Model confidence (mean pLDDT): 77 of 100. Predicted 3D model of a 108-nucleotide RNA (SAM riboswitch aptamer (S box leader)) from a Flammeovirgaceae bacterium. It was read from a public genome assembly, where an Rfam model found it. The model forms 88% of the base pairs in the Rfam consensus.
Order: sequence, then structure tokens, then C1' cells
RNA sequence: CGCUUAUCAAGAAAGAUUGAGGGUUUGGGCCCGACGAUGUCUUAGCAACCUUUCCGCUCUUAUCGGAUGUGGUGCUAAUUCCCACUGCAGAUGCAGACCAGAUGAGUA
Repeated sequence: CGCUUAUCAAGAAAGAUUGAGGGUUUGGGCCCGACGAUGUCUUAGCAACCUUUCCGCUCUUAUCGGAUGUGGUGCUAAUUCCCACUGCAGAUGCAGACCAGAUGAGUA
């Protein structure tokens, strides 16, 4: 990098350094940014998955739910910031898909 699968409307900050962009395909919007974007480091926090132990459901296992210790990733503006396709609707909008993206786990 590819494939499979789960989740994505919640949650969570400071300091140092750097110095102009950023919001992760494309396009159109709209926001954030010298009152410091972004990258890196340190500490803190959040809790999606994996991991330990226990409990409940269960004949057992699996699955599901709850709690718990350490660790591995991850994350800490705005719904994945909004829209792109379809349907309903007088408009704002609502619902559902498709394509994609992000993260975890597994795998050739």
C1' cells in the first nucleotide's frame, strides 16, 4: 500500500519552539489563524478499538451489556464543519443511499 470488518451527532488542554497557513481526494461554500495557523517536544486530559480481571444474560461457547488495572494505537474547533446522488417538501430542511475519508482490529 491492498483486502475484510466495527465506529464516526458525544467527549477532552496547557507550556516551549517554529513562523503562515489550516479545516486530510476534487469542486463549491463557510469557518479557524500574528490575541500565533502548522510542524516538533513535554505534561495533562478524553475514551473508539485491542489487551487483564470480574459480574450479568446464556446449558457451554460466541455475541451483548456493565465495571476494573496496566499497556498499545488514536484523539483533544465547528456532525467526517456543510453540500455534491436519490426521495419528500413552497424555501430553510428531513430521510436514505453512493463514493470517499479518519481511527481501531484482523489479514495476504